This is a predicted structure of a 493-nucleotide part of an RNA (large-subunit ribosomal RNA, domain I) from Pleurocapsa sp. It matches the Rfam family "Bacterial large subunit ribosomal RNA". Its family is annotated with structural constituent of ribosome and ribosome in the Gene Ontology. The RNAcentral record of the full RNA draws on ENA.
Context: one part of a larger RNA
């Protein structure tokens, strides 16, 4: 030096585990907001860094209900206190609730900076932004009058995952280039609204027999059709299913608030069966023997694998307001049947449908009817014939979705998986910003976390005693693979 055995050190892989993720079910909620959100600054304990919680009444205050023995949040550490005269702790409700933030008295480089009015000895406390609407009172040019103003009442304003409904609106990219078309009315933007929106009560289909709002699924059907007739794009009629409801425009109406009465559910929480010995073993729930409950053998947990050891579970009790349901009163608001409308010309868009034979909806310009003896429609137009009755408004189900609440459930994940994020993560870092974005779990049952001694710098380590089932479980802490790194032996050169 090489090769073996063996025995360390590194490092953290396997292998167990689960606090945390995923993905759904089946309930509930579907909003918060000037009474000042959502989402931040900044502060508050004796002693206080960080989260948690709270708001100068600041780990909290006030009633009421529950609970029933300790408590003083994580946090283990002194100290001081509260507490059976009933605390901490759980519920319902209420008070404070700094200072930004729509932020709203002016400003402003958010979490600061300057103000006017009212009240009040002060301290302090109250108002003071814009649009709308109503109302009153004032009022230019300009007599009148309107524009303006001013005051007082209500309302809005902003944030929130998706889902909805309108208003605008692409490109890649396919067509094996590309223009028409597709991508697609997609992303995106911007308005609005709800628990749902949308839509709806035939100027509708239908075929000569009939149906009978509207909406959502299954077929119809990748059909008919439309299409540089290429790429692609795609129904209807009709059948079946979920659901099912019709009303109003001056009247036995609807609808919506408000009050009264009434019925059920609802919080926190209560009650809830049944077991011992033996042996192993550090510890029994596990061997072995004999028993018992079950309307409860769902599951957790406890020194190893418990129906009877703890907490549960099955059933069973509770509640005050408010919600929902039903009744009834007393209030609002709904103004008489639809004309510049249908149609028609151009130009667009919309329908599966690209101008085409192109019917039907829409409407930027132009124009313009009948008046139930009317009128629209039946896919170019005409006739007959059927069949509806625009231009008014209101409708619950069935249907979308899940920032959240509980309750469950899984041929999901099991720490390089499962969210990025089990761990103080959208953190630390990074970037000027927009924005990007980690890593990092496990001691023992139980800290019983190594009292004293030695050796050393009054170290860092490590020897010893001691704990413990175990210390090669000592906190870099189950287990501990390789790859790197050593010591020992043995052979070989």
């Nucleotide at each position: 030096g090489g090769c073996a055995u063996c025995u360390g050190g590194u490092g953290g892989a396997u292998g167990c585990c689960u606090u945390g993720g995923c993905a759904c079910u089946g309930a509930g909620a579907g909003g918060c907001g000037a009474u000042g959100a959502a989402g931040g600054a900044c502060g508050c304990a004796g002693c206080a860094c960080g989260c948690u919680g709270c708001g100068a009444a600041a780990a909290g205050c006030c009633a009421c209900g529950g609970g029933g023995a300790g408590c003083u949040g994580c946090g283990a550490g002194c100290a001081g206190g509260c507490u059976u005269u009933g605390a901490u702790c759980c519920g319902u409700g209420g008070g404070u609730a700094u200072c930004c933030g729509a932020a709203u008295g002016g400003g402003g480089a958010a979490a600061c900076c300057c103000a006017c009015c009212c009240a009040g000895c002060a301290a302090u406390g109250g108002g003071u932004a814009u649009c709308c609407g109503c109302a009153u009172c004032u009022g230019a040019a300009u007599u009148c009058a309107u524009a303006g103003g001013a005051u007082g009442c209500g309302g809005a304003g902003g944030c929130g995952a998706a889902c909805c409904c309108g208003g605008g609106g692409a490109a890649c990219u396919g067509a094996a280039a590309c223009a028409u078309c597709u991508a697609a009315g997609u992303a995106c933007c911007c308005g609005g609204a709800g628990g749902a929106a949308a839509g709806g009560a035939c100027a509708u289909c239908a075929a000569c027999c009939g149906a009978g709002a509207c909406u959502c699924c299954g077929c119809u059907a990748g059909u008919a059709g439309u299409g540089g007739c290429g790429a692609g794009c795609g129904a209807a009629c009709g059948c079946g299913g979920a659901c099912c409801a019709g009303g109003c425009c001056a009247g036995u109406g609807a609808u919506c608030a408000u009050c009264u009465c009434u019925a059920c559910a609802u919080a926190a929480c209560c009650g809830g069966a049944a077991c011992c010995g033996u042996c192993u073993g550090g510890a029994a729930a596990g061997u072995c023997g004999g028993g018992c409950c079950a309307g409860a053998g769902c599951g957790g947990g406890u020194g190893a694998c418990a129906g009877c050891c703890c907490c549960g579970u099955a059933c069973g009790g509770g509640u005050a307001a408010a919600c929902c349901g039903g009744a009834g009163a007393u209030g609002a608001u709904c103004c008489u049947c639809g004309a510049g409308u249908a149609g028609g010309g151009c130009g667009g868009g919309a329908c599966a449908c690209g101008u085409g034979a192109a019917a039907u909806c829409c409407u930027g310009c132009c124009u313009g009817a009948a008046c139930a003896u009317g009128g629209g429609g039946g896919g170019c137009c005409c006739a007959c014939c059927c069949u509806c009755c625009a231009a008014g408004c209101c409708u619950a189900a069935g249907u979308a979705c899940u920032c959240c609440u509980c309750a469950g459930u899984g041929a999901c994940c099991g720490a390089u998986a499962g969210u990025g994020a089990a761990c103080c993560a959208g953190u630390a870092c990074c970037g000027u910003g927009a924005g990007g974005g980690a890593a990092a779990g496990g001691u023992g049952a139980a800290a019983a976390g190594c009292a004293c001694c030695c050796c050393g710098a009054c170290g860092a380590g490590g020897g010893g005693a001691g704990u413990g089932a175990a210390a090669c479980a000592g906190u870099u802490c189950c287990u501990g693979a390789a790859a790197c790194c050593g010591g020992a032996u043995g052979c070989c050169u």